[in-house]
């Protein structure tokens, strides 16, 4: 510190998602030890049962009992003033729990004033004297109880008076009000009743401290404006009242305030903080454990009592729940520790213990303390230690891979040596303890050596934890490793199983038969007594942007403008010192963060010091900038004069052209609209024309990326009225400025209202077309509307998608409104100001663009994004007559939607060019009829493949058997074939018998080569296991091969430039070519595979050479190149040469090149063949072969027979024969190339009507054989007709080949004589020795092609204008939402499934406003009905007190009417997702109607 994930791929913008820490966690799988920590986050949900706050006899009054002694049996002594209860003081307001409540002075933080403050500390002055009750106890009542009443007796430090008042309080300043309690031990002294003395503990009534509490402020402190107005004690002032204490805290009366856009009030959530977690920080999220500080104790009200309370473990009242009841009535509060139910994903022992620290009481020892300290329980977390160490190669065995070699597990293990932390057993053993008490001293007090204090010193007793830390000893490797992951991102790989199935998955995505993604194993990576998921936080995320984003086109500039509030403001002085900025002071708690030291061996942890706490406060300065406050200035802004340009608005007239209507002439049969038509109009006279007149709208030419306006917008011409700009040149004013949240106004079309208009046009609508349909798109009509007034709506792709206002940043060049200089009659040119364009530096921007009219470089101020989709919807408000319009989410769902650009493909986009691609010719196929191939259907089998062009006379250059891979039946089981071992035998052969045969039995003949003499090597049988074998399966696991586009002109590279990149450039352009073929330009420059050429054949011509080929000229002849010859031709196979736009003339650019000529056998690659670039198509083959992995092993392997591949209602395809006279028929008759041949070609003779049969010359081939060439030529014959055309078919006789012609060859001869009379939509081949015709050869083969392949020749056309159109392809170029690529994307309704959600008769809860009704307990007030111990008293009462009763307030409750939120609703809307569903075809290309 990044990463993955949108595309074919690239850049951006953008979400989503992951790599880190971190947690009071849960779970899941494992688990040794210590150490320190932490542990109901949910139900403030209900709680059994225990304990948590009591203590004081030195306040004070009573006051047992057992166990024990005694006993004269009656007691008595002790227990004992003890336990017990009570009256009294002090504490129950701390400590200890929870976080409901609360958005408040409640908390932080910094101030202030009008207060109180028990124990404590320090001063002052006291503590004299007297009284009446009363619990306890006795007695009697009622009661189930709980208590509770009456009667009686009693004390106190309880209660009340009195007496004193130094402070204190209250005043009218004369005064005048109010206190107290003792106890306790010494100690002197005593008449023994007492009294002095000090001392301790207390007590009063004051001062002042400490500390705790109360108040009252600045500032800060979460969401929502779909909460915008809220308030009547409200806001002040006067008085009173209250309180401890200011104050409307409470009243009475006055005034009408107060608060709020700086967000009030309303809702919703939430205890705050020190901290913590996380980040570099700035932040963001939390507020557990510990510390502060509030709040609460079942729920709600209320008060007492006290220094402190409206009090967790007191009180009354209500109300819910529980128990307990004798049904009368009564008790209760775990948000204390523990424990139980119950919620929950989830949270512990009904434990010791007061030894310590620390609370309470007490003099004090002590007692009480679930606070505390300790243990137990949980891997919750942190931290530290173990599980061994060293050695050790035969790289054991065992597991996995294997290419079979071997690797890996691996020094890992055994095995040797050795250690013993920790656990275990034994023994030992610190500290936590300091006191307190007691003894001795010293010093204070004091008459005092008592006592007291205090200090010193001895002495002494006290430990839950504890089996303790820590120590030592013993034994022995002995007890001690998991977990999660390995496809990228992210460290780690392989086999096997599965087989879009089961499953994974944080993203992106894996699993459809070879899965490193799934389950399992081996290995391996990570961590580790852990590790993993899940959950949450914050980071990464600059993705809310302060720090540190953005808004033309990705979200995103309000439609424009004025204008408040507010935010910002021009030059220069002077003050102030608010901001700012320094220094000091106080505070920012402790603990934690950090830094530096100590303590537990370490560390966590604990502990000491320091920094730090960025803040707030007071107080000194400073004065540059902002602020204020107060002078002056003129550049900002403004005004005054004068000048100009214009579709700027408004009003009122007026004009012509045209369109339509009416009317009249003329005039006849159409007219009008289309791609074509109709539908309408018209013989009642239309269109056309000319004349008249209506009537409404709009303003042709000028006319311009021209003007003018803030936008919307403005266009005839002429009059009023009227707003703005620019430009000149002074004068003034003096900052008056800029934006600009609400506001507020203008605002385009449609659209609505009311009145009017009404020519054209034209939503809806008719009607005609088009069409599969046509609710459209053409066309005929046509009504709101379009205009006019007045009023509303307020909205557009309201756009420059670009807010407004200023200043600054190189230039070129138009136009358009004004000025000033030159020069000038007019044209010119030159500078400046204001507007609007265009191309352009620098800068910018993801790129495309922007570029002084900025999207550059800054400054002010508004506005507005914050993934897509849901949805600009729903609810609610505001606004509209509506219609809508404003403001505006949620739930769900997606992994991406999006911007620019680049390559491709693709267009019913363009340009340009090729090709038997049209086209203009020949001739075919589609119709028959047989062949042959498919499909399809039959079968036991009818083997397999090929499948649009590029499958279908294809693999198959030849299925009777065999081939042969299928059916059916019968065998074989190391096999038909290969290697190795092991026995035995040569090998091999003759027969016979059964069997369909393969095979089994019998049986004859044979003893073979080598040799070193062991034996060897082929060959045959048997036998065991390795192992063969498989035309089985997967061409989508693959090599080779092979097809297509295509013989199309393409396809790439290095360097270099140019782009952020993907690319691009080169390879575009101009010309030219069969060519990316050359030529010129050219940021390219060269390369390379293709083209082309080099190869073969074919045409000329030459040299060589002359047999088997040839024969001019000589000679012979049997008349046959047969013979002699002969080397000349033809031919033959070898080498040459020939063609290069070489040359001429013309075009082109002085090129390339084209046209045309000449010459040549041949002329522009001559013809023809090989030859196939980068790549397409998971194109075609596992059945040519080869192979990977599956798969079968007495079978899916082999043999054997027979049968099938040859089937047959049909469809296709690909051919052959026809349909005839350009011809069949019959007779003559001529002339070819190229093959092939010895298991063969077969001559010549002979015989058959023939197929063929004898028959063997000759040929291993320029010799011989196949081998008569067919069409053609010369004659005849038929005479348009199912024929003398055609030949299927069928019936009989044959012939051939073959073990064998039934299924199922093939030929021949007789007989037969069928469809067919040129062939529908549709289609196919060919541009010349080519089409069409003619015949011959070959491969294969035993036979079988007259049809198929593959080749040879003969005879031989016709077109072509031309590239508009099909169709296929090239190059550029343009759009693009396509990239498996247009056979692409993609919409929207229905129909079906699930999910959230609006609406909705309503239904039920919640929380609350106002009205009113009610009114416990309880304070305050009033009351003399009743009643009353102290003190007064004239004894009559009075003063005070209770109770009761009445009133004010109020809880809880009711009644009525509103509000808001949640839940549920018959039924409905529309959204989403989903899956191969209808139905159309909206967008994307000119998307086929932009």
């Nucleotide at each position: 510190a990044g990463a993955g994930u949108u595309u074919g791929a690239u850049c951006c913008u953008g979400g989503c998602u992951c790599a880190g820490a971190u947690u009071g966690a849960a779970c899941g799988c494992u688990g040794g030890c210590g150490g320190c920590a932490u542990g109901c986050u949910u139900a403030a949900c209900a709680c059994a049962u225990g304990c948590a706050a009591g203590u004081c006899g030195a306040a004070c009054g009573c006051g047992a009992a057992a166990g024990g002694g005694u006993u004269u049996c009656g007691g008595c002594c002790g227990g004992a003033g003890u336990a017990g209860a009570g009256u009294g003081g002090c504490g129950g307001a701390c400590g200890g729990g929870u976080g409901a409540g609360u958005a408040a002075c409640g908390c932080g933080u910094g101030g202030g004033a009008a207060u109180c403050u028990g124990c404590c500390c320090u001063g002052u002055a006291g503590u004299g004297g007297g009284g009446g009750a009363u619990a306890a106890c006795c007695c009697g009542a009622g009661g189930a109880a709980a208590c509770u009443c009456g009667g009686g007796c009693u004390a106190a430090u309880a209660c009340c008076g009195c007496a004193u008042a130094c402070g204190a309080c209250c005043u009218u300043c004369g005064g005048g009000u109010g206190a107290a309690a003792g106890u306790g031990g010494c100690u002197c002294u005593u008449u023994c009743g007492g009294g002095g003395g000090a001392c301790a503990c207390g007590c009063u009534a004051u001062g002042g401290g400490a500390u705790g509490a109360g108040c009252c402020u600045g500032c800060g402190u979460c969401c929502g404006a779909u909460u915008a107005g809220c308030u009547a004690g409200u806001u002040g002032g006067u008085g009173a009242g209250g309180u401890a204490a200011a104050g409307g805290c409470u009243c009475a009366c006055c005034a009408a305030g107060g608060c709020g856009a700086c967000g009030a009030u309303c809702g919703g959530u939430a205890g705050c903080u020190g901290g913590u977690c996380u980040g570099a920080g700035a932040g963001g999220a939390u507020g557990a454990u510990c510390a502060g500080c509030c709040a609460c104790a079942c729920u709600g009200g209320g008060a007492c009592u006290g220094a402190g309370a409206c009090a967790c473990g007191g009180c009354c009242c209500a109300g819910a729940c529980u128990c307990c009841u004798a049904c009368g009535g009564g008790a209760g509060g775990c948000a204390g520790c523990a424990g139980u139910g119950g919620g929950g994903a989830a949270u512990a022992u009904u434990g010791g213990a007061c030894a310590a620290u620390g609370g309470g009481g007490g003099c004090a020892a002590c007692c009480c303390u679930g606070a505390u300290c300790c243990a137990g329980c949980a891997a919750u977390g942190c931290c530290g230690c173990g599980u061994g160490u060293g050695u050790g190669a035969a790289g054991a065995a065992g597991g996995c891979c294997u290419g079979c070699g071997g690797g890996u597990u691996g020094u890992a293990a055994a095995g040797c040596a050795c250690u013993u932390u920790c656990a275990g057993u034994g023994g030992g053993g610190a500290a936590g303890a300091a006191a307190a008490g007691c003894g001795c001293g010293a010093g204070g007090u004091u008459a005092a050596u008592a006592c007291c204090c205090u200090u010193g010193u001895g002495u002494g007793u006290u430990g839950a934890c504890g089996u303790u830390a820590c120590c030592c000893a013993c034994a022995g490797a002995a007890g001690a490793a998991g977990u999660a992951c390995c496809g990228g991102c992210u460290a780690a790989c392989u086999c096997c199983g599965u087989g879009c199935c089961a499953g994974c998955a944080g993203c992106c995505g894996c699993g459809g038969u070879a899965a490193u993604a799934c389950g399992g194993a081996g290995g391996g990576u990570g961590c580790a007594a852990g590790c993993g998921u899940u959950a949450a936080u914050c980071g990464g995320u600059a993705u809310c942007a302060c720090u540190g984003g953005g808004c033309g086109u990705a979200a995103a500039g309000c439609g424009c403008a004025c204008g408040u509030a507010g935010g910002c403001g021009g030059c220069u002085g002077g003050g102030u010192a608010a901001g700012u900025c320094a220094g000091a002071u106080g505070u920012g708690a402790a603990a934690g963060c950090c830094c530096c030291g100590g303590g537990c061996u370490c560390a966590a942890c604990c502990u000491g010091g320091g920094a730090a706490u960025u803040g707030c406060a007071u107080u000194u300065g400073a004065u540059a900038c902002u602020g204020c406050c107060u002078g002056g200035c003129u550049a900002g802004a403004g005004u005054c004069u004068g000048u100009c340009a214009g579709a700027g608005g408004g009003u009122g007239g007026c004009g012509g052209a045209a369109u339509u209507c009416c009317g009249g002439g003329u005039g006849u049969a159409g007219c009008g609209g289309u791609g074509a038509a109709a539908u309408g109009c018209g013989u009642a006279g239309a269109u056309a024309u000319c004349c008249g007149g209506a009537g409404g709208a709009a303003c042709a030419c000028c006319a311009g990326u021209g003007g003018c306006g803030a936008a919307g917008g403005c266009g005839g011409c002429c009059u009023c009225c009227u707003g703005g700009a620019c430009c000149a040149a002074u004068a003034c004013u003096g900052a008056c400025g800029c934006u600009g949240a609400g506001g507020u106004g203008c605002g385009a079309a449609a659209g609505c209202g009311u009145g009017g208009g009404g020519a054209g046009c034209a939503a809806a609508c008719a009607g005609g077309a088009u069409u599969a349909g046509a609710u459209a798109c053409c066309c005929u009509g046509g009504u709101a509307g379009u205009c006019c007034a007045c009023g509303c709506u307020g909205u557009a792709a309201a756009c420059g998608a670009u807010g407004a206002g200023a200043a600054c940043u190189g230039g070129g060049u138009g136009u358009u409104g004004g000025g000033a200089g030159a020069g000038u009659u007019u044209g010119u040119c030159u500078c400046u100001c204001g507007g609007u364009g265009c191309c352009g530096a620098a800068g910018c921007u993801a790129a495309c663009g922007c570029g002084a009219u900025a999207a550059g470089u800054u400054c002010u101020c508004c506005g507005c994004c914050u993934g897509g989709g849901g949805a600009g919807u729903a609810c609610g408000g505001c606004c509209g007559c509506a219609a809508g319009g404003u403001u505006g989410a949620a739930a769900c769902u997606c992994a991406a939607a999006g911007g620019a650009a680049u390559u491709g493909a693709c267009g019913g986009g363009g340009g340009c060019c090729c090709g038997c691609a049209c086209a203009a010719g020949c001739g075919g196929u589609g119709g028959a009829g047989c062949a042959u191939g498919u499909g399809g259907u039959u079968u036991a089998a009818u083997u397999c493949g090929a499948u649009g062009c590029a499958a279908c006379g294809c693999g198959a250059a030849g299925a009777a058997c065999c081939u042969u891979a299928c059916c059916u039946g019968c065998c074989c089981u190391u096999g038909a074939c290969a290697u190795c071992c092991c026995c035995g035998g040569a090998a091999c052969u003759u027969g016979u018998c059964a069997g369909a045969g393969a095979u089994g039995a019998c049986u004859u003949g044979g003893u073979g080569c080598c040799u070193u003499c062991g034996g060897g090597a082929a060959c045959c049988g048997a036998g065991u296991g390795a192992c063969a074998g498989g035309u089985g399966c997967u061409g989508c696991a693959u090599g080779g091969c092979u097809g297509u586009c295509g013989u199309c002109a393409g396809c790439u590279c290095g360097u270099g430039u140019c782009g952020u990149g993907a690319g691009a450039u080169g390879u575009u352009g101009g010309g030219u070519u069969a060519a990316g073929u050359c030529c010129c330009g050219c940021a390219a420059c060269g390369a390379g595979c293709g083209c082309a050429a080099c190869c073969c054949u074919u045409a000329c011509c030459c040299a060589u050479a002359g047999u088997u080929g040839c024969c001019a000229g000589c000679g012979g002849u049997u008349c046959g190149g047969c013979c002699g010859g002969g080397a000349a031709c033809u031919c033959u196979a070898u080498g040459g040469g020939g063609a290069c736009u070489g040359c001429c003339g013309g075009u082109g650019a002085c090129a390339a090149a084209c046209c045309g000529g000449a010459g040549g056998a041949a002329g522009g690659u001559g013809g023809g063949g090989a030859u196939g670039a980068c790549g397409u198509c998971a194109a075609g083959u596992c059945a040519u072969c080869a192979u990977g992995g599956c798969c079968c092993u007495u079978a899916u392997g082999g043999g054997c027979a027979g049968g099938g591949c040859u089937a047959c209602a049909c469809a296709c395809g690909u051919g052959c024969u026809a349909c005839a006279a350009u011809g069949g028929c019959c007779g003559g008759u001529a002339c070819a190339g190229a093959g092939a041949g010895c298991g063969g070609c077969g001559a010549a003779g002979g015989g058959g009507u023939g197929a063929c049969c004898u028959g063997g010359a000759g040929c291993u081939a320029a010799u011989c054989u196949c081998c008569u060439a067919a069409a053609g030529c010369c004659g005849g014959u038929c005479g348009u007709a199912g024929u003398c055309c055609g030949g299927a078919u069928u019936g009989g006789a044959g012939u051939c080949u073959g073990c064998a012609a039934c299924u199922c060859g093939a030929c021949u001869c007789c007989a037969u004589g069928a469809a067919g009379u040129c062939g529908g939509a549709a289609u196919c081949g060919c541009u010349a020795g080519u089409a069409a015709u003619c015949g011959c050869g070959a491969a294969u083969c035993a036979g079988c092609a007259u049809u198929g392949u593959c080749g040879c020749g003969g005879u031989g056309a016709a077109u072509a204008c031309g590239u508009u159109c099909c169709c296929g392809g090239g190059c550029c170029u343009u759009g693009u939402a396509c990239a498996c690529a247009c056979c692409g994307c993609c919409c929207g309704u229905c129909a079906c499934a699930c999910c959230a959600u609006g609406g909705g008769a309503g239904u039920u809860g919640g929380c609350u406003g106002c009205a009113c009704c009610a009114g416990a307990a309880g304070c305050c007030g009033g009351u003399a009905g009743c009643u009353u111990a102290a003190c007064c008293u004239u004894c009559g009462g009075g003063g005070g007190g209770g109770c009761g009763c009445c009133g004010a307030c109020c809880a809880c409750g009711g009644u009525g009417u509103g509000g808001u939120c949640a839940a549920u609703g018959a039924c409905u809307g529309g959204g989403g997702u989903g899956g191969a569903g209808u139905c159309g075809a909206a967008a994307c290309a000119a998307g086929g109607u932009a």